[in-house]
RNA sequence: AGUCCUGUAGCUCCGUGGUUAGAGCGCUCGCCUCACAAGCGAGAGACCUGGGUUCGAUUCCCGGUCGGGCAA
Numbered sequence: 001a002g003u004c005c006u007g008u009a010g011c012u013c014c015g016u017g018g019u020u021a022g023a024g025c026g027c028u029c030g031c032c033u034c035a036c037a038a039g040c041g042a043g044a045g046a047c048c049u050g051g052g053u054u055c056g057a058u059u060c061c062c063g064g065u066c067g068g069g070c071a072a
Base pairs, nucleotide, nucleotide: 002070003069004068005067007065010025011024012023013022018055027043028042029041030040031039048064049063050062051061052060
């Protein structure tokens, strides 16, 4: 080089052609405490990239690319 699968928050994942993209852990702030932990409340943070289809794409299609599997 070939072939298959995959890419959503710092990590692990859910999700959907339209109205707010959520969860757990983590992070920040506050409450509580003499203090820490635990607990409670609030907040910040994400759809790999280019094109196509569509009234509308994170979702469907194609290419690229990251990671993984198989084979050599």
This is a predicted structure of a 72-nucleotide RNA (transfer RNA) from Callorhinchus milii.
It matches the Rfam family "tRNA". About the family: Transfer RNA (tRNA) molecules are approximately 80 nucleotides in length.